[in-house]
Parts: sequence; C1' cells; structure tokens
RNA sequence: CGACCCCGUGCGGGAGAGUCCGGCCCGGUUUCGGCCGCGGUCGGCGCCGAAGGAGCAAACCCUCCCCGACAACCUCUCAGGCCACCUGGACCGCGCGGGCGAG
Repeated sequence: CGACCCCGUGCGGGAGAGUCCGGCCCGGUUUCGGCCGCGGUCGGCGCCGAAGGAGCAAACCCUCCCCGACAACCUCUCAGGCCACCUGGACCGCGCGGGCGAG
C1' cells in the first nucleotide's frame, strides 16, 4: 500500500396478496328513496410473505446410539401487509467511514 470478509451509512433497483362485505364519521350530490369517493376508522371473512419473530434437515460431534447441532428467499403467519400512490421491504449494485488482514 492493501484483496476477501464483517459492521455502519448515503444513493439507486426491489415482489406478493380483496379498490370483498357491513357499520359509523367526513365531503359532494339528491327526484330526499338514495347514490358517489382512488377519504378516515372499526368489525368479519379471505389472502400475501422479502421488516422482525418462531420452527426444523443433513453435515458436524461420538466407537455406536442418545443428546446436542447452525440456516434459509423452506415452513408457520404472532407481528406486519393486501386498489393505486406513499410507506415498509429480505436481497442486489455503487460510493463513503470503520474493523480484520491474505498478499
């Protein structure tokens, strides 16, 4: 000087699933029966899975068995999310700072 790797951070990319049903509120409209809203909220059922969370296989350990055993974009769906937008978003790319340090 300094690769790989790890942590943080900035920018960019980034999926899936009901604009379903009902109540209330708000706004608009009305022939006052009601209707519209890509608005808010609550409940119901359905659904998604890539924040987070939870679960597990073999390898491995042991003479063998038992036990133990780390993980996921696998599974569960507690949380979260389900028009669009926004937000969130595992993960990926680039930059910056720090750590380790092969060479």

Predicted 3D model of a 103-nucleotide RNA (Glycine riboswitch aptamer) from Saccharopolyspora thermophila. The sequence is in RNAcentral, with records from Rfam. Its mean pLDDT, the model's own confidence on a scale to 100, is 76.